Source information: This is a predicted structure of a 354-nucleotide part of an RNA (large-subunit ribosomal RNA, domain IV) from Actinocrinis puniceicyclus. The source organism's lineage runs through Bacteria, Actinomycetota, Actinomycetes, Catenulisporales and Actinocrinis. Rfam family: Bacterial large subunit ribosomal RNA. Its family is annotated with ribosome and structural constituent of ribosome in the Gene Ontology. Model confidence (mean pLDDT): 89 of 100.

Context: one part of a larger RNA
RNA sequence: CUGUGGUCAAGGAACUCGGCAAAAUGCCCCCGUAACUUCGGGAGAAGGGGGGCCCCUUAUCGUGGUGGACCUAGCGUCCGGAGCGGUGGGGGGUCGCAGAGGCCAGCGGGAAGCGACUGUUUACUAAAAACACAGGUCCGUGCGAAGCUGUAAGGCGAUGUAUACGGACUGACGCCUGCCCGGUGCUGGAACGUUAAGGGGACCUGUCAGCCUCACGGUGAAGCGGUGAACUUAAGCGCCAGUAAACGGCGGUGGUAACUAUAACCAUCCUAAGGUAGCGAAAUUCCUUGUCGGGUAAGUUCCGACCUGCACGAAUGGCGUAACGACUUCCCGGCUGUCUCGACCACAGGCCCG
Numbered sequence: 001c002u003g004u005g006g007u008c009a010a011g012g013a014a015c016u017c018g019g020c021a022a023a024a025u026g027c028c029c030c031c032g033u034a035a036c037u038u039c040g041g042g043a044g045a046a047g048g049g050g051g052g053c054c055c056c057u058u059a060u061c062g063u064g065g066u067g068g069a070c071c072u073a074g075c076g077u078c079c080g081g082a083g084c085g086g087u088g089g090g091g092g093g094u095c096g097c098a099g100a101g102g103c104c105a106g107c108g109g110g111a112a113g114c115g116a117c118u119g120u121u122u123a124c125u126a127a128a129a130a131c132a133c134a135g136g137u138c139c140g141u142g143c144g145a146a147g148c149u150g151u152a153a154g155g156c157g158a159u160g161u162a163u164a165c166g167g168a169c170u171g172a173c174g175c176c177u178g179c180c181c182g183g184u185g186c187u188g189g190a191a192c193g194u195u196a197a198g199g200g201g202a203c204c205u206g207u208c209a210g211c212c213u214c215a216c217g218g219u220g221a222a223g224c225g226g227u228g229a230a231c232u233u234a235a236g237c238g239c240c241a242g243u244a245a246a247c248g249g250c251g252g253u254g255g256u257a258a259c260u261a262u263a264a265c266c267a268u269c270c271u272a273a274g275g276u277a278g279c280g281a282a283a284u285u286c287c288u289u290g291u292c293g294g295g296u297a298a299g300u301u302c303c304g305a306c307c308u309g310c311a312c313g314a315a316u317g318g319c320g321u322a323a324c325g326a327c328u329u330c331c332c333g334g335c336u337g338u339c340u341c342g343a344c345c346a347c348a349g350g351c352c353c354g
Base pairs, nucleotide, nucleotide: 001349002348003347004346005345006344007343008342010340011339014338019335027051028050029049030048031047036041038172052094053093054092055091056090057089058088059087060086061085062084063083067079068078069077070076071074095099107333108332109331110330111329112328113327114325115324119131120130135170136169137168138167139166140165141164147156148155149154173320174319175318176317178250179249180248183247184246185243186242187241188240189239192238193237194236198232199231204226205225206224207223210219211218212217251269252268253267254266255265278312279309290306291305292304293303294302
């Protein structure tokens, strides 16, 4: 010096990102326990008192000696309660600093956020407000089901049958879940438009027997080729509807009230429709340490409000919520070497000297 233990005056979180670590609490019995609540809980709430040993006494339980009574004379029945042992109550005394004397063995309370809960997870830096979850909704599926798997036969689904199975989202419970179908998606629509191969073969064209011509050349049936119009033809797309617990979206400007300020009101532009309830400087607020209130001597955090929501908002759920949480934040009590501020002791290791 490092590590692991131990003790400490006065103070007691002044330490620190943060009470990290340590200290403290701890068992049994009795008393006594708040808000809130889904009436189960919260509760071991909180907060108090008692606890060793000895003697006396009392209640009760077990066992039941010696003894007594009876007659059916038995390994009999009954009475009686000594002694001993167990459990509980009361009184008195006694020792120590200390009596759950060691080990073992909850710290508690208040408020807020998130997630209802018990669970699950990054084997080796993350245990969580992430995942799951009962519950809710939507979509698909009528059974040789949909879906998944396999080239296939086949298998799972399921020896199930819509109170079932698959997929998606949400996530107990309570109160609720507004407006927009213009875009995208999905669903429906016997018409119409567009649309492929195929069918169809018109028109045009190559070649060529023959014919015409003195020649050059011209014309040219069938056949064999090339090109290929009209017409016919599915889904899809267009088109018309529906659908948001489908993907998603949910405005601007100007003016106006008899102080001022503000604007219930009016006007105007745009839109598919212009954000409803509730919440709101929030796990969301840039400006921002917003402003006011509370707590502190002093509070960028915290709690309660306000609303000017840069950029909350209703199953990518909104707002609450008892209980629960090795979650996150703030406050208080207790407690302490975390600190003021360090000291000493023990053990182990390192290092120095011999």